[in-house]
Molecule: small-subunit ribosomal RNA
Organism: uncultured bacterium
């Protein structure tokens, strides 16, 4: 610190997602030990039981056991007297402990005030404690009640209650003086008021008045911290003020009365969330999330409401009322409140024991012992979190077994084990055993934890390892099972027979008493950007302009000290954090000390910024003056051309329209034409990258009103500026509202064509509507897709407007300058494209907008509008992308060039017909199989009667038709014929051999293997076809580029060619091309048999037939030749080309062989190999017979023809390639013949196969024929074991279609088409196929426009599986949220008005009453009543608002192969796109 994931591939944008760290956590498997932590996050949901707040006999009366002392009439009594108890008193129950429901508020932080305040016990001072009274519980008696408890009459104390008396002080009222921060303060002095209790006694303790401390509480006010604006206005006690009353106190805190304020965009009022902080958790920090244990504060105690006691409270374990709820009950009437500690029901994914002790620390009381304490200290459960241990060390290779793999050789678990030695933490056992105890107690004594921690001893590897994971991020592979199925997944994605992604093994990987999943925050995320992002095209600049608040502002001087900076003081609690020490064997964990605590008050002091004030300045702005360009604006008047109509002539049959047509028009005279009239609307030329305007826009000319700009000239003001949220204005076209106008044009709409359809494009017509007033809409792809100002930063050039210079007679011209439009560039700056003084560069200032893609600019509020609609403006859901620039390729109904029998010019053809042969189809028991556009179909198959054969049927075999190896038996040993059978195959004879006999007679048995033309050519090798003999495919260094890539290889020519030359940041270089190899054409040597025969001779009817020759042809080997080498001309003087000599051949001479990098998952497992997978008495081997040869029918290559350029008859003549002994076979016989007999020659330049058309005659004379030959009869032939299914051939005989073939298609450029024989391969025997051979031998190419298909540049792209791509939208089907909806259900919040519980305040009372007064009637006070207002629940009725249902309905969204059609992406075949009707 970053990785994955958009794309063939790239760069930038931008979302998701993942590695970390945290949890009060949960769940799944799995679990030895200990310490220290921590455990209802949910229902503030109901609660059963026990316990959590009491003590004080040193207030006080009663009570009055044990003991002790005295007295006894022995029954008891009297005093004492600790112990104990109810009451009455006093303190304490307001602490402490528990939860976050409310509450957005002085509720909490933090800092200040209180001269506006109170404070029980506690310290410190001053000053005092005189002296009287009634009464009440207790108890006793009597009543009532179920009960809880009440009522009556007796009696008594008190540190209970009251009266006087003193008064330093204190409080009120008047008043001197000092003081000070406005109200106030201090400090005298007059008057007035009001107060006490006692007990032990050894110290004390306690009480009453004051004064101050302490502590605690209460008030106020600065400042700070959530979300919404789809919440914009809110408020009547409301805002002051006077006077009251109320508090401890200061206020509308209450209430009369008077004023009408007061708070709001710096965000009131509403809504909605929510206890706030120290802190914690994450981050590098800034920040963000959170507020659990531990510390502070509030707030609350079953809801709501009230006060009362008291220093304190509107009280969790007090009260009163009201409501729900529970429980008791005699039904008349009580009783309760666990959001204390345990616990128990529910609720949840989820959280504990109805434990032990006051021994410590802390708190009540008490004088003290002492009591109480579920605060607390323990302790128990829970791997819930952090620490730390342990599960053994060492040695040991035969690299055991056993597992998994596996190329069968081995490798791997793995020194792992097993075996030796060793130790013995923890667990176990025994023994021993703390501190924690300060302290009470006169002593004794006194520890819950605990017989615990901690020491010692003892045995023995003994009791102690799992989880996740292993396709890339991410560390860690194999096998097998599955076979888009089960699954898996955080994200990309894996699974369709060889899955490192699933399951499961074996092994590794990482963490370890854990380890993985969830979940939630922080990081990564610079994806809210203050640190620290952006807006031309990726989301983003508002359509434009004015201008309000606000932001922010030029230049001296003075001042002030408000920002700013520095010192100092006080706070910034403890804890936490971080540094250093220190205690538990260590660490967590605890102690202690520093530092932070980024803050806020104050208080000195600086005074450059920059504020605030006050005085200037002229350069920011603005005004004046002189001038100038301009389709700026508003009005009103005016001119031609042009359509169109109307009118009159002239004319006639047609006109228009279109790809073509056709509807329309027009003999009733149209189109054309001429020539009057009318009416509307836009202004041709000038015109321009040119003006003018904020934008929208402005264009025919005259006038009138009237806005900005520029320039120049320096007079005036003297900072008056720039932006500008809201606001207000203008804003194209559509569109809307009254009213006018309508020539063309034209949405709807008709009609005609197109068309598979055409509601479209085209056409003919044709209403709103375009025109004018005046009113509205308020919006556009309102675009430079670029918000205004200001300042700086290289130039060059064009151009509209001023203006100053030189120049000049003038007119051009030049040079400077300011103001506008535009082109090219440097630096910079950008993802690139691009931008670059008109900025997208550098800065600086303001203001709007952006936060993935759909869903949506949509729903729902609201404002605005007549409507149409506009403007703010979302969520649910759902994808992993969308989206930008730029590469490289494919494509294009986008372009340039340029080539191919590609088209064209021409020949001969298929396509009709018979048939051959091949596929499809149908058919069968089988009709084996494999090819399917080119590039499958006379292919594989160079040849299926049996074989071949793989296919059917039918009968038979099982280590096997073939191969190796091992074990056992055996090893001494074979032929012939016969019969059954459709053969294998089985049998039985003979005769032979072995063996003493039996009896064998090659091979038998087992086991592994064998076999398979079964599948998988999409698991492969090898090998083929195809583009395509197309000219193209690359590398290496350099150099360009962020890169992907690019340059070379592009350009100008030129070739058949990336051929080859110029030029070029490229220079070389390889496979390719070409060359080099075969044939073939010419010559030359050499050689001369089996080939030749000119010359000599020599025969023959004839013939190289004989001698001789090799001279010529030939043969078959060598050597030469052809290279644009030579001449001319073009051409860049080049390459090259054109044409010319010469040559047997001339521009690669003609023809083969040779086939780049790659495509087609093209063809082949059935040639061969070959991994998986299958089958194994059979998917294996053998036999026989049958089928691959069927036949309504279609297609595809070819034969043979349809004739006269023929066809028969008969005559004659010329070739080249081959092949040839199970062979080719001559000649000669016999057959009309296919053949057959018989013999010659030949292992071949020696003999044999072995020619045809032409060519000469004569016939036939255009007919289904002397064409044509199919089909069939009948009788023969050759091969062969065998011609029925199912060969070929012969004759005689039958003589079928068929007169040149529709749409459409094929070959083919010279020895080629055509045409005519020929010969081989296969092969017993069979072709019209295939492969080679000669014979004879044409026509045509003007040309590249279009058809195909191939190449280079280019352009354009929303295509990369590549255009057989992509993709849009309706509809129908499933499914998910989600608007609206008649209406229905709940919550909150509020109006108005009844009703008033307790309860305090008033006020009234012919009720009652111990302490005080008293004149003894009474009073004062109390008490009870009754009433008044205020009030909680509660009830009616009105609203507003938030949420749930909902029959129907919309739209959206996702879904596999669905319907219809093709909208957009290439000129997407009509360019697309934008508002609008």
């Nucleotide at each position: 610190a970053g990785g994955g994931u958009u794309u063939g591939a790239u760069c930038a944008u931008g979302g998701c997602u993942c590695a970390g760290g945290a949890c009060g956590a949960a769940c799944g498997c799995u679990g030895g030990c200990g310490g220290c932590g921590u455990g209802c996050u949910u229902a503030a949901c109901a609660c059963a039981u026990g316990c959590a707040a009491g003590u004080c006999g040193a207030g006080c009366g009663a009570u009055g056991a044990a003991g002790c002392a005295c007295c006894u009439u022995c029954g008891g009594g009297u005093g004492u007297g600790a112990a104990u108890u109810a009451g009455c008193g006093g303190c304490g129950a307001a602490c402490g402990g528990g939860u976050g429901a409310g509450g957005a508020a002085c509720a909490c932080g933090u800092g200040a005030g209180a001269a506006a305040u109170c404070u029980g016990c506690c310290u410190u001072c001053a000053a005092c404690a005189c002296u009287g009274g009634g009464a009440u519980a207790a108890c006793u008696c009597c009543g009532g009640g179920a009960a809880a408890c009440c009522g009556g009459g007796g009696c008594u104390a008190a540190u209970a209650c009251c009266g006087g008396a003193u008064a330093u002080g204190a409080a009120a009222u008047c008043u001197g003086c000092g003081g000070g921060c406005a109200u106030c303060c201090g400090c005298g002095g007059a008057u007035u008021u009001g107060g006490a209790a006692a007990g032990u006694u050894u110290u004390u303790c306690g009480g009453u008045u004051g004064a101050a401390g302490a502590u605690g509480a209460u008030c106020u006010c600065g400042c700070g911290g959530c979300c919404u604006a789809u919440c914009a206005g809110c408020u009547u006690g409301u805002u002051g003020g006077u006077g009251a009353g109320g508090u401890a106190a200061u206020g509308g805190c209450u209430c009369a009365c008077c004023a009408a304020g007061g708070c709001g965009a710096c965000g009131a009022c509403g809504g909605g969330u929510a206890g706030c902080c120290g802190g914690c958790c994450u981050g590098a920090g800034a920040g963000g999330g959170c507020g659990a244990c531990c510390g502070g504060c509030c707030a609350c105690a079953c809801u709501g409401g009230g006060a009362c006691u008291g220093a304190g409270a509107c009280a969790c374990g007090g009260c009163c009322c009201a409501g729900a709820c529970u429980c008791c009950u005699a039904c008349g009437g009580g009783a309760g409140g666990c959001a204390g500690c345990a616990g128990u029901g529910g609720g949840g994914a989820a959280u504990a024991u109805u434990g032990g002790g006051c021994a410590a620390u802390g708190g009540a009381g008490g004088a003290a012992a002492c009591u109480c304490u579920g605060a607390c200290c323990c302790a128990g459960c829970g791997a819930c979190g952090c620490c730390g241990c342990g599960u053994g060390c060492g040695g040991g290779a035969u690299g055991a077994a056993g597992g998994c793999c596996u190329u069968c050789g081995g490798g791997u678990u793995g020194u792992a084990a097993a075996c030796c030695g060793c130790u013995u933490u923890c667990a176990g056992c025994a023994g021993g055993g703390a501190a924690g105890a300060a302290g009470c107690g006169a002593a004794a004594g006194u520890g819950a934890c605990g017989g615990u921690a901690c020491c010692u001893g003892c045995a023995g590897a003994a009791g102690a390892a799992g989880c996740a994971c292993c396709g890339g991020c991410u560390a860690a592979c194999u096998a097998u099972g599955u076979g888009c199925c089960a699954g898996c997944a955080g994200c990309c994605g894996c699974g369709g027979u060889a899955a490192u992604a699933c399951a499961u093994a074996g092994g590794g990987u990482g963490c370890a008493a854990g380890c993985g999943u969830u979940g939630u925050c922080c990081g990564g995320a610079a994806u809210u950007a203050u640190u620290g992002g952006g807006c031309g095209u990726a989301a983003a600049g508002a359509g434009c302009u004015c201008g309000u608040a606000g932001g922010u502002g030029g230049u001296u001087c003075g001042u002030c000290a408000c920002g700013u900076c520095g010192g100092a003081u006080g706070u910034g609690a403890a804890a936490c954090u971080c540094u250093g020490g220190g205690g538990c064997u260590u660490a967590a964990c605890c102690c202690c000390a520093g530092a932070c605590c980024u803050g806020c008050a104050u208080u000195c002091g600086a005074u450059a910024c920059g504020g605030g004030c006050g005085a200037g300045c002229u350069u920011g702005a603005g005004u004046a003056u002189g001038g100038u360009a301009g389709g700026g604006g508003a009005g009103u008047c005016u001119g031609g051309a042009a359509u169109u109509c109307c009118u009159g002539g002239u004319g006639u049959a047609g006109c228009g329209g279109u790809g073509g047509a056709a509807u329309g028009c027009g003999c009733a005279g149209a189109u054309a034409u001429c020539a009057g009239g009318a009416g509307g609307a836009a202004c041709a030329c000038c015109a321009a990258u040119g003006g003018c305007g904020a934008a929208g826009g402005c264009a025919g000319g005259a006038c009138u009103c009237u806005g900005g700009g520029c320039c120049a000239u320096u007079a005036c003001u003297g900072a008056c500026a720039c932006u500008g949220a809201g606001g207000a204005g203008c804003g194209a076209a559509a569109g809307c509202g009254u009213g006018g106008g309508g020539a063309g044009c034209g949405a709807a709409c008709a009609g005609g064509a197109u068309u598979a359809g055409a509601u479209a494009c085209c056409c003919u017509g044709g209403u709103a509507g375009u025109c004018c007033a005046c009113g509205c809409c308020g919006u556009a792809a309102a675009c430079g897709g670029u918000g205004g100002g200001c300042a700086c930063u290289a130039g060059u050039u064009g151009u509209g407007g001023g203006g100053a210079c030189c120049u000049u007679c003038c007119a051009c011209g030049g040079u400077c300058u300011c103001u506008g439009c535009g082109a090219c560039g440097c630096a910079g700056c950008u993802a690139a494209c691009g931008c670059a003084u008109u900025a997208a560069g550098u800065g600086c200032c303001c203001c709007g907008c952006c936060u993935g893609g759909g869903g949506a600019g949509u729903a729902c509020g609201a404002u605005c509008g007549c409507a149409a609609g506009a403007u703010u403006a979302a969520a649910a859901c759902u994808c992993a992308a969308a989206g930008g620039a730029a590469u490289u390729g494919a494509c294009g109904g986008g372009g340039c060039c340029c080539c191919g029998c590609a088209c064209a010019a021409g020949c001969a053809g298929c396509g009709g017909a018979g048939c051959a042969u091949g596929c499809g189809g149908c058919u069968u028991a089988a009709u084996u199989c494999g090819a399917c556009g080119c590039a499958a179909c006379g292919c594989g198959a160079a040849g299926a009667a049996c074989c071949u054969u793989a296919c059917c049927a039918a009968g038979g075999c099982u280590u096997g038709a073939c191969a190796u190896a091992u074990a056992c038996a055996g090893g001494a040993a074979u032929a012939u014929g016969g019969c059954a059978g459709a053969g294998a195959u089985g049998u039985c004879a003979u005769a032979g051999c072995c063996g003493c006999a039996a009896g064998g007679u090659c091979u038998g048995u087992a086991u592994a293997c064998a076999g398979g033309u079964g599948g998988u050519g999409c698991a492969u090798g090898g090998u083929u076809g195809u583009c395509g003999u197309c000219a193209g495919c690359u590398c290496g260094u350099g150099u360009c580029g962020u890169g992907a890539g690019a340059u070379g290889u592009u350009g100008g020519g030129u070739u058949a060619a990336g051929u080859c030359c110029c030029g070029c940041a490229a220079c070389g270089a390889g496979c390719g091309c070409a060359a080099c190899c075969c044939c073939u054409a010419c010559u030359u040597u050499u050689a001369g048999u089996u080939g030749c025969c000119a010359u000599c001779a020599g025969g023959u009817u004839a013939u190289g037939c004989u001698g001789g020759g090799c001279a010529c042809u030939c043969u078959a080997a060598u050597a030469g030749a052809a290279c644009u080498g030579c001449c001319u001309g073009u051409g860049a003087u080049a390459a090259a080309c054109a044409g010319g000599a010469g040559g047997a051949a001339g521009g690669u001479g003609g023809g083969g062989a040779u086939g780049a990098c790659g495509u087609c998952a093209a063809g082949u497992c059935c040639u061969c190999a070959u991994g998986g997978c299958c089958c194994u008495u059979a998917c294996g081997g053998g036999u026989u017979g049958g089928g691959c040869u069927a036949c309504a029918c279609a297609c595809g290559u070819g034969c043979u023809a349809c004739a006269a350029u023929g066809g028969u008859a008969a005559g004659u003549a010329c070739a080249a390639u081959g092949a040839g002994a199970u062979g080719c076979c001559g000649a000669a016989c016999a057959g009309c013949g296919a053949u057959g007999u018989u013999u010659a020659g030949c292992c071949a330049a020696a003999c044999u196969c072995a020619a045809a058309a032409a060519c000469u005659u004569a016939c036939c004379u255009c007919a289904g024929u002397u064409c044509g030959g199919a089909u069939u009869g009948c009788a023969c032939u050759c091969u062969g074991c065998a011609a029925c299914u199912c060969g070929a051939g012969u004759g005689c005989a039958u003589g079928a279609a068929g007169c040149u073939g529709g749409a459409a298609u094929c070959g083919c450029u010279a020895g080629u088409a055509a045409u005519c024989g020929u010969g081989g391969a296969u092969c017993a025997g069979c072709g019209u196929g295939c492969c080679a051979c000669g014979g004879u031998g044409a026509a045509u190419a003007c040309g590249u426009u279009c058809c195909c298909g191939g190449g280079u540049c280019u352009u354009g792209u929303a295509c990369a599986c590549a255009c057989c791509g992509c993709c849009c939208g309706u509809c129908a089907c499933a499914c998910c949220a989600u608007g609206g909806a008649a209406a229905u259900u709940g919550g909150u919040u509020u109006u108005a008005c009844c009703u008033u519980a307790a309860g305090g305040c008033a006020a009234g009372u012919u009720a009652u009453u111990a302490a005080c007064c008293c004149u003894c009637g009474g009073g004062a006070a109390a008490u009870g009543c009754u009433u008044g207002a205020c009030u909680a629940c509660g009830g009616u009725u009105a609203a507003a608002u938030c949420a749930g249902u909902a029959a129907c309905u919309g739209g959206g969204g996702u879904g596999a192969a669905g319907u219809c059609a093709u909208a957009a992406c290439a000129a997407g075949g009509u360019a697309g796109c934008c508002g609008u009707a």